[in-house]
RNA sequence: UAUCCAUCAGGAGCGGCCGAGAGACCUGGCUCUGUGACGCCGCAGCAACCACCCACCGCGGGCAGGUGCUACCGCCAGGACCGAUGGAGG
Repeated sequence: UAUCCAUCAGGAGCGGCCGAGAGACCUGGCUCUGUGACGCCGCAGCAACCACCCACCGCGGGCAGGUGCUACCGCCAGGACCGAUGGAGG
């Protein structure tokens, strides 16, 4: 990183640093934000995609080791070679 598959209305926040924009991109709206957002780090938590364990025809149950996630339905509507995450993969 071509490509393929699955998921994206459930769930889960505190502290420190930073300092102006942020919610992926475009248009329009809505919202968050100097009472410090976004981001980074630490800790805590949520979750069962992978791994592992149990059971098994099948459905399933457990587990936080690898990822992921912890404002708003992927914030909403329309758009586009849409995007994100996990697994597979030459």